[in-house]
RNA sequence: GAUGAUCGCUUGGUUUACCAAGAGGAAAGUCCGGGCAGCAUAGGAUACAGUAGUCGCUAACGGCGACCGCCCGUGAGGGUAGGGAAAGUACCACAGAAACAAUACCGCUAAUUUAGCAAGGGUGAAAAGUGUGAGGUAAGAGCUCACGGCAUUUUAUGGUGACAUAAAAUGAGGGCAAACCCUACUGGCUGCAAGGAGUGCUAUUUUACCUUGAUCCGAGGAUGCACGCUUACCGCUUGAAUCAGAAAGUAAUUUUUGAUCUAGAUAGAUGGUCAUCGAUUGUUUCGAGAGGAACAAUUACAGAACCCGGCUUA
Numbered sequence: 001g002a003u004g005a006u007c008g009c010u011u012g013g014u015u016u017a018c019c020a021a022g023a024g025g026a027a028a029g030u031c032c033g034g035g036c037a038g039c040a041u042a043g044g045a046u047a048c049a050g051u052a053g054u055c056g057c058u059a060a061c062g063g064c065g066a067c068c069g070c071c072c073g074u075g076a077g078g079g080u081a082g083g084g085a086a087a088g089u090a091c092c093a094c095a096g097a098a099a100c101a102a103u104a105c106c107g108c109u110a111a112u113u114u115a116g117c118a119a120g121g122g123u124g125a126a127a128a129g130u131g132u133g134a135g136g137u138a139a140g141a142g143c144u145c146a147c148g149g150c151a152u153u154u155u156a157u158g159g160u161g162a163c164a165u166a167a168a169a170u171g172a173g174g175g176c177a178a179a180c181c182c183u184a185c186u187g188g189c190u191g192c193a194a195g196g197a198g199u200g201c202u203a204u205u206u207u208a209c210c211u212u213g214a215u216c217c218g219a220g221g222a223u224g225c226a227c228g229c230u231u232a233c234c235g236c237u238u239g240a241a242u243c244a245g246a247a248a249g250u251a252a253u254u255u256u257u258g259a260u261c262u263a264g265a266u267a268g269a270u271g272g273u274c275a276u277c278g279a280u281u282g283u284u285u286c287g288a289g290a291g292g293a294a295c296a297a298u299u300a301c302a303g304a305a306c307c308c309g310g311c312u313u314a
Stems, first nucleotide, its partner, number of pairs: 001277007009022005024301001028312002031310005036191004043217004048187005053067005068082001069080004083182002088180002091175002105121002107117004130148006150171009195234002198227004209221003241260008278299009
């Protein structure tokens, strides 16, 4: 965990003590998205908050699927908060001479106490900021050349696209936006403790007060009095539902055919006992092995409260 028996509880049916059903894969968290209900602004703007490669799926999502880029891995595969650093501001501990124009520790060259260098060494995650080779130089350096690398743009080919391949041109003062910031898109609020209950008479007319988050603009009026209501009952379970087949699609999923109805409590039911079986682990034993037999132990996390789709956690 399953089956049977027996006793008990809740709901519905029946009409006489019978029949049927009865807590999950997470019911948890309340982190997202909705259905549904209400609102005298469910109008606009600002602020604020959220998301961020491309294309699909979905009622929608911060979800799911596939693909692209980057990183990790021998590989199968895994991760991704993945728009902008050529707009600005901030930050980069310790070590180190020095961390964005800051400086020259060891060192090289010339010379004699100054000048030149940033190629070599050291520190560090990262250091004159693209690498190797050659030339050149007092010694050196993209200083020059050749071959490469990075970024941007253009053209051609392939792809729905992100992108990939090739060629050419131009350029470079690091990293970081899960820092502020910029760009694009999205967001009315409150919530089943929603809501089902208001009716009659009367006042005001923008200047005040009020209006289902804040501020502003626009728009609107429920101000006062009297009666009534708050219990019960409904909402409350047939639903973007579940299962099976067929078709389409790489997949997520969609279409279609058929079948099923599977809690509705309100201090809160859905359980107790017995027997048998199953699964897991250990010991002993049989067997070439696969496996069998006996005995013992274990059988988790947990508990609907309007409903559904996700995510996360035990």